RNA sequence: GCCGUCAAAAUGCUUAAUCCUGACUUUACAGGAGCGGAGGAACCAUUUUUUUGAGGCGGAUCGCUUUUGGCGUAAGGCAACCUCUUCGGCCCGAGCCCUUCAGCUAACUUCGCAGGCUUCGAUGAGGAGACCC
Numbered sequence: 001g002c003c004g005u006c007a008a009a010a011u012g013c014u015u016a017a018u019c020c021u022g023a024c025u026u027u028a029c030a031g032g033a034g035c036g037g038a039g040g041a042a043c044c045a046u047u048u049u050u051u052u053g054a055g056g057c058g059g060a061u062c063g064c065u066u067u068u069g070g071c072g073u074a075a076g077g078c079a080a081c082c083u084c085u086u087c088g089g090c091c092c093g094a095g096c097c098c099u100u101c102a103g104c105u106a107a108c109u110u111c112g113c114a115g116g117c118u119u120c121g122a123u124g125a126g127g128a129g130a131c132c133c
Stems, first nucleotide, its partner, number of pairs: 012117003018033005034113006044103001053101001055097003062072004076091003081127004086122003
């Protein structure tokens, strides 16, 4: 000097999953803002309820099949200021909760703020910001 690997930090991506304050580290948490979810009147709605159960979060639904495997598919994601259009390419298309019970739903009640990652190129338009004059 070069290459590879690992770790930390930074930046950003997915997502609701971020920020702040106080206490505490010996028993260890409490609160606020913001974002997201659930329950819950009247009115309205209800071909409708107990096994063919019903329902919720989520992009994750549905079909076929030689069936625990595979092929497609609704839907979703792919960042270097942000948003949108268009064209290619790539990825994904999980899972979990509830337990006979919940339509909508003001007031009200209540829960969550995990996890996993580190660049894909092009095109047109709009917006914001910085610098210069």

The RNA shown here (c-di-AMP riboswitch aptamer (ydaO/yuaA leader)) has 133 nucleotides and comes from Smithella sp. F21. The organism belongs to Smithella, within Bacteria. The same sequence occurs in records of 2 taxa. Model confidence (mean pLDDT): 80 of 100. Its Rfam family is "c-di-AMP riboswitch aptamer (ydaO/yuaA leader)". Gene Ontology terms of the family: regulation of gene expression and cyclic-di-AMP binding. The RNAcentral record of the sequence draws on Rfam and Ribocentre.